[in-house]
RNA sequence: UAUUUGGAGAGUUUGAUCAUGGCUCAGAACGAACGCUGGCGGCGUGCCUAACACAUGCAAGUCGAGCGAGAAAGCUCCUUCGGGAGUGAGUAAAGCGGCGAAUGGGUGAGUAACACGUGAAUCAUCUACCUUCGAGCUUGGGAUAACACACCGAAAGGUGUGCUAAUACCGAAUAAUGUCUUCCAGGGCUACUGGAUGACCAAAGGAUGCCUCUGCUUGCAAGCAUUCACUUGAAGAUGAGUUCGCGCACCAUUAGUUAGUUGGUGGGGUAAUGGCCUACCAAGGCUACGAUGGUUAGCUGGUCUGAGAGGAUGAUCAGUCACACUGGAACUGAGACACGGUCCAGACUCCUACGGGAGGCAGCAGUGAGGAAUAUUGCGCAAUGGGCGAAAGCCUGACGCAGCAACGCCGCGUGGAGGAUGAAGGCUCUAGGGUCGUAAACUUCUUUUAGGUGCGAAGAACCCCUACAGGAUGAAUAAGCCUGUAGGCUGACGGUAACACCAGAAAAAGCCCCGGCUAACUCUGUGCCAGCAGCCGCGGUAAUACAGAGGGGGCAAGCGUUGUUCGGAAUCAUUGGGCGUAAAGCGAUUGUAGGCGGCCGCAUAAGUCAGAAGUGAAAGCCCGGGGCUUAACUCCGGAAGUGCUUUUGAGACUGUGCGGCUUGAGUAUGGGAGAGGUAAGUGGAAUUCCAAGUGUAGCGGUGAAAUGCGUAGAUAUUUGGAAGAACACCGGUGGCGAAGGCGGCUUACUGGCCUAUUACUGACGCUGAGAAUCGAAAGCUAGGGGAGCAAACAGGAUUAGAUACCCUGGUAGUCCUAGCCGUAAACGAUGGAUACUAGGUGCGGGGAGUAUUGACCCUCUUCGUGCCAAAGCUAACGCAUUAAGUAUCCCGCCUGGGGAGUACGGUCGCAAGGCUGAAACUCAAAUGAAUUGACGGGGGCCCGCACAAGCGGUGGAGCAUGUGGUUUAAUUCGACGCAACGCGAAGAACCUUACCUGGGCUUGAACUGUACAGGAAACUCUUUUGAAAGAUUGAGCCUCCUUCGGGACUUGUAUAGAGGUGCUGCAUGGCUGUCGUCAGCUCGUGUCGUGAGAUGUUGGGUUAAGUCCCGCAACGAGCGCAACCCCUGCUUCUAGUUGCCAGCGCGUAAUGGCGGGAACUUUAGAGGGACUGCCGGUGAUAAACCGGAGGAGGGUGGGGACGACGUCAAGUCAUCAUGGCCCUUACGUCCAGGGCUACACACGUGCUACAAUGGCUGAUACAAAGGGCUGCAAUACUGCGAAGUGGAGCUAAUCCCAAAAAAUCAGUCCCAGUUCGGAUUGGAGUCUGCAAUUCGACUCCAUGAAGUAGGAAUCGCUAGUAAUCGUGGAUCAGCACGCCACGGUGAAUACGUUCCCGGGCCUUGUACACACCGCCCGUCACACCACGAAAGUUGUUUGUACCAGAAGUCAGUGGGCCAACCCUCGGGAGGCAGCUGCCUACGGUAUGAGCGAUGAUUGGGGUGAAGUCGUAACAAGGUAGCCGUAGGGGAACCUGCGGCUGGAUCACCUCCUUU
Repeated sequence: UAUUUGGAGAGUUUGAUCAUGGCUCAGAACGAACGCUGGCGGCGUGCCUAACACAUGCAAGUCGAGCGAGAAAGCUCCUUCGGGAGUGAGUAAAGCGGCGAAUGGGUGAGUAACACGUGAAUCAUCUACCUUCGAGCUUGGGAUAACACACCGAAAGGUGUGCUAAUACCGAAUAAUGUCUUCCAGGGCUACUGGAUGACCAAAGGAUGCCUCUGCUUGCAAGCAUUCACUUGAAGAUGAGUUCGCGCACCAUUAGUUAGUUGGUGGGGUAAUGGCCUACCAAGGCUACGAUGGUUAGCUGGUCUGAGAGGAUGAUCAGUCACACUGGAACUGAGACACGGUCCAGACUCCUACGGGAGGCAGCAGUGAGGAAUAUUGCGCAAUGGGCGAAAGCCUGACGCAGCAACGCCGCGUGGAGGAUGAAGGCUCUAGGGUCGUAAACUUCUUUUAGGUGCGAAGAACCCCUACAGGAUGAAUAAGCCUGUAGGCUGACGGUAACACCAGAAAAAGCCCCGGCUAACUCUGUGCCAGCAGCCGCGGUAAUACAGAGGGGGCAAGCGUUGUUCGGAAUCAUUGGGCGUAAAGCGAUUGUAGGCGGCCGCAUAAGUCAGAAGUGAAAGCCCGGGGCUUAACUCCGGAAGUGCUUUUGAGACUGUGCGGCUUGAGUAUGGGAGAGGUAAGUGGAAUUCCAAGUGUAGCGGUGAAAUGCGUAGAUAUUUGGAAGAACACCGGUGGCGAAGGCGGCUUACUGGCCUAUUACUGACGCUGAGAAUCGAAAGCUAGGGGAGCAAACAGGAUUAGAUACCCUGGUAGUCCUAGCCGUAAACGAUGGAUACUAGGUGCGGGGAGUAUUGACCCUCUUCGUGCCAAAGCUAACGCAUUAAGUAUCCCGCCUGGGGAGUACGGUCGCAAGGCUGAAACUCAAAUGAAUUGACGGGGGCCCGCACAAGCGGUGGAGCAUGUGGUUUAAUUCGACGCAACGCGAAGAACCUUACCUGGGCUUGAACUGUACAGGAAACUCUUUUGAAAGAUUGAGCCUCCUUCGGGACUUGUAUAGAGGUGCUGCAUGGCUGUCGUCAGCUCGUGUCGUGAGAUGUUGGGUUAAGUCCCGCAACGAGCGCAACCCCUGCUUCUAGUUGCCAGCGCGUAAUGGCGGGAACUUUAGAGGGACUGCCGGUGAUAAACCGGAGGAGGGUGGGGACGACGUCAAGUCAUCAUGGCCCUUACGUCCAGGGCUACACACGUGCUACAAUGGCUGAUACAAAGGGCUGCAAUACUGCGAAGUGGAGCUAAUCCCAAAAAAUCAGUCCCAGUUCGGAUUGGAGUCUGCAAUUCGACUCCAUGAAGUAGGAAUCGCUAGUAAUCGUGGAUCAGCACGCCACGGUGAAUACGUUCCCGGGCCUUGUACACACCGCCCGUCACACCACGAAAGUUGUUUGUACCAGAAGUCAGUGGGCCAACCCUCGGGAGGCAGCUGCCUACGGUAUGAGCGAUGAUUGGGGUGAAGUCGUAACAAGGUAGCCGUAGGGGAACCUGCGGCUGGAUCACCUCCUUU
């Protein structure tokens, strides 16, 4: 010191929020594999797949001190040269015999089991070798291998005859504390302990030494000594067998199983208990606390993970089990039913002379195969350990080492310091710079590792040998033994570790990532392609998400990916979850097993608590130390191992036993309410039908109709009759019942509940898996019944269709009896029981009290049934003594969405179907509550020329103009509902012009700079050619400044760059349209809510208005509204020309023409005026509204400008600007001509008309506002006219355009295709312009079309407005029916807000949020995927019955054979072979069962950017929806019956809150 050391979350459902809930990520680990890369060392680890098949070598031998026998080569000697002897050598090899081979080593197929773990038992057992103790070791016998000979066989191998030994085998003796028999005593009566009697059972020798005793051949035997063996007991140790308690996988879609099965008795068998086996007897045994069956799997210490509890796992190391080619069997042995033994069967491989044989790597290496994947046919017994041996020693792929592999863990290195011009180069850029970056270069230092040279360990100590000393035994100095000291011998690794020296920064860095999670950002390329992706998701031309690059981040000799496990995941919840609406309370009750259980006492000690003991192997984890330089690794010691067992104690609690109690529960008695149930009877109203009367043409039905009924008399009405079903009013968030459910009245029977009083029993209770019973509607069976209603069906409507909604009919059914079914939104979507926790107020039943004559009232209490609300709870909604609060007990159920309540199986049912109830596959969501919007064929309030009331139009005609379409070389482009279409365009003959054709130019038509060359250039006139542009000729002119260099200017060439009405308005700025001049849109602070958000901004009034007032958890503020600005309407003052002229004067035919005037009009400056200010009324006394007065004007006086936050990816790249892309002798630019002006057609906007409120002719009044020098132009003249000639005046209150026109006054026309209408066409002209053909306007003459008031539909307008009349201007050479502006004349109508359209506020529903142009369902068609069914086919496992039966044990047999012992010699005992029997493997037959594989075809399911048909659901979704059931239908669905609200809206009732 080892037990306080330990717990993080994130992304993703939504417009946003909270919750629920799944998916995914960040961590750790690995016997791993794959990709890229790779310097060194240490320590570990390395076929997870085919328990697939194996070539080759090795892995179990040893002992001569048990035994017999016993070579050869070589060498030496001799030789008669044939050979012999010695040595080698008692060696090798082999044999008999002993021990070992049952250990060690491998593997995990089988096994769900006493296999394993843990703790016990053995009074039910064995144990070779080893240790201790006791007793012995006497004496005989017969064989046999080796060997020799002969024979068979290809071989393997075998047969016969003959010889021989033993520690091989056998007999006899001896023997007890051994074994057995009988008996006694004890005892725990089975087998134990002690004692007695009888019977039975052993042995083997070897080695070394000595001569004391005996013998003899004087060194040998007996003997002795020592030692190793041997025999028999006892005990120990070790190992093993057997048995038991507890623990240890999944499936109930496996619920029953078992005949040796369960027990007994006798017998057999075993080392031993036991149905282990057998005969007989009994009928048991196991099972919901999961038997049997099926599937999977060796188990454990441990390992990984985790805060822990747990979860997963069982490589290496250790314990145990099982197996050894597959199946069966035994033998030997202490031990096996035996990995490197035997026999048999089978499969496979090999040899063969075809007759027959051989084999078993899941030992170590190695090979093939399989696989994503796993190493050397190495060295050594030096160490550790094992076998044999007396020992030396031999053997040992155990083991120790080495080799291969980044497979893992650990350590080290690839350099350190200085070094700014911030080099070069890369990347980027706002062009300045920034960054890689002190990084490099360069200077200096160091040398680990690798390399080279040298030196060089520890691991070694035994054993053994030698020497010496001591000891015990012994007669001994011998021998052997023991102890000690000293020396010698032994190393695979390996010349390894370590150390020293040498040289030199020298040889040594990669991989992944950079959108968020998650640390790290830019450029280029690509363009929904290529690709990425763990989840969310990136990519459709500006990609931090693809690919490359630069830069950055992380880890590092590795880094990523994939796979698997745990974690996060409280996402199976013991610790530690839930079930009203998210998944989840059985439809309800009774009750079995089980679980739980009131108060007091005594006892007990099973649970519980405490102490002690045993065990919990070692290793590992943890702690403290030690050793390798450190670490990994390893050694020592400890702690821990939460467990099991034994024992001692405690006695609160639980249990158990006993005794008691009354409060839980129940019983008796008196009252009480009730659609509680069953049966029988009975009543009236209504519908329908029948009969009869009256009566006549319709009835009925609907949104409207029709089918239907009716002149054969309906409907209507009256009377009578029949039949069935249901019970109006009372009637009620009233009552009763467990639920379903129950409603006229009466009677009978009957269940439960409430209440009061006393008495009794004495915990008798609660819940309740299975089980049983009840259980709406629909449906089924049989028999009745059948009025009404009414699935199906028929017809009529509606509709695009209408298998529907609506209508007319109508059958099952609805009703009764008997039986079945067993389900519903069977709901309070809320299981039952008990206790506790503020109140208030209704209703129903009972009781008590006060008071009272009595009743009512009042108060209290109890049971039931509603509403509101506090605390508390809840995700919120909400619940709240009838809990969804606080607790306890018991049961049921849930674990993402879909697939699916489906399939298969089982079970119930007559059927329909019910109950039980998956998987493959697929998605990243599905869901709940609440919020803000939007929407509704929801509601309320309000507004608007929105409707209505009116006036006039459009739509019909002709023409103009724009658009579409068509055409074209081109008909340039844009704009497309409102909000494109007389729009851009306030004016296309050329130009414009962007389009087409043709002809030209290429630094360019226009711009800036640089370099070079040149010059004046420009300009004016001019020649030729040409359509012009362009090309080209000649002449004139020949400039300015100067510091004399040059500059300004300009030409040419070259180069930077120009240019583009080319694309993208979905990259943009700016501008504009629209909702909409609608009244809204927001913020700060505060408050409320977990939050999104709310409040304010809602409410009561009022307004044109979020305008104002009041109230209010809000108080304030901003952008909008209004006002401030302009025009106009009245007036005052000032001023008076070009305007004016009342008064005065002059003059004229007449006119402000003139003098003059400053009054008026007018002009244009400054003011005033109108504010609900005053009065009355209404109203909350407010705001305000209504009326009135005065006033030019009255309630924002009229008009304009002014357009909040935002919406529409609205419009515009062709006004302009601009990012990016594209073109560059052209998509740029110049020129000529053409086109934008086309024309079967369609639409929009206009003009002119259709006529008499008119046309024509004549006469005659009255404006406003503008414009005018490239201009307006008068008088005058000419022309019918358009115009022309000419040019007074005017730079404008002066002159001109300029005539206003409708109107008015006359005349004419007389209702016609006209004296309306003017298109079209012919002719002749005028004007502008370079030019009028394509393609202008106007004039005159002539011509004289359609059109007679416009279908469906649709537009504008509320007063100086509509309608109508003319006038001017911009653009412009010319060209207007368009546009903009001006005045003249000048109406009608508005009851009103039901409806259409648009909008505002509040509220409600929602499955919408791209926001209803939303969402979304099902059939069909196509493609793909997995699954089910299926005539069958096929494989595998298994049951039952039978056939057959190898080897082998056991049993039987005795006819063949046999050494030991006995023998009377005949035989016997005993044995061997053979044969027979039981059992039995493989195999076979028959018949079942289970599980797979496959199968024409078939069924539904899932998925799939743009298929078809409809529109079912979400809003009242346009017929409210949904549940169960039945029928029907292309499909969603429709209809009937019953149920639910999880239905909107309106009204009523009841209740509550406040006063």

Model confidence (mean pLDDT): 84 of 100. This is a predicted structure of a 1555-nucleotide RNA (small-subunit ribosomal RNA) from a Nitrospinota bacterium. Rfam family: Bacterial small subunit ribosomal RNA. Rfam links the family to the GO terms ribosome and structural constituent of ribosome. RNAcentral holds the sequence, with entries from ENA.